[in-house]
RNA sequence: CCCCGAUAAAGGCAAACCUGUCGGGAGACGGGGACGCAAAGCCGAGGGGCCCGAACAAGGGGAAGCCCGGCUGCCGAA
Repeated sequence: CCCCGAUAAAGGCAAACCUGUCGGGAGACGGGGACGCAAAGCCGAGGGGCCCGAACAAGGGGAAGCCCGGCUGCCGAA
């Protein structure tokens, strides 16, 4: 350094659900809340699949906590 990831330490994120705002919707953001997560950090203008589908349109919108991939990154036993 790479692989790897512990009944380790420090710190981090936050599903369902409740709630306020926004949206036609999927859903987003804030607050509460923790099922889980070693990338549950970023990329949807990397690939596949998934969700929405109002308008004067769909060659559109959403999701990275579905899988693979790319970039970056904390700690450290076996």